[in-house]
């Protein structure tokens, strides 16, 4: 110096929030110049079709809350 793994940290898993669990990505590069700023990079951004269209879902999974819709009771 490179690679892999573990711990830790950050981000993500098609519509909001909390808890627990699971999975994925990252912990890099460049510029400016001394503390930060800018650019860039990964995971991620549902499915079908006769392509001016159709369908499912507030979860990645479990659970609770919130919002929306329908029905019943008071």
């Nucleotide at each position: 110096g490179a690679c892999a793994u573990g711990g830790c940290c950050g981000g993500c898993g098609a519509u909001g929030g909390g808890g627990c669990c699971c999975g994925c990505c990252g912990g890099g590069g460049c510029c400016a110049g001394u503390a930060u700023g800018g650019c860039u990079g990964a995971a991620c951004c549902g499915c079908g079709g006769u392509c001016u269209u159709g369908c499912u879902g507030a979860u990645g999974g479990c659970u609770c809350c919130u919002g929306a819709c329908c029905g019943a009771g008071c």

Source information:
Predicted 3D model of a 74-nucleotide RNA (Fluoride riboswitch aptamer (crcB RNA motif)) from an uncultured Thermomicrobiaceae bacterium. The coordinates come from a structure-prediction model, not an experiment, and the mean pLDDT is 77. It was read from a public genome assembly, where an Rfam model found it. Of the family's consensus pairs, 100% are formed in the model.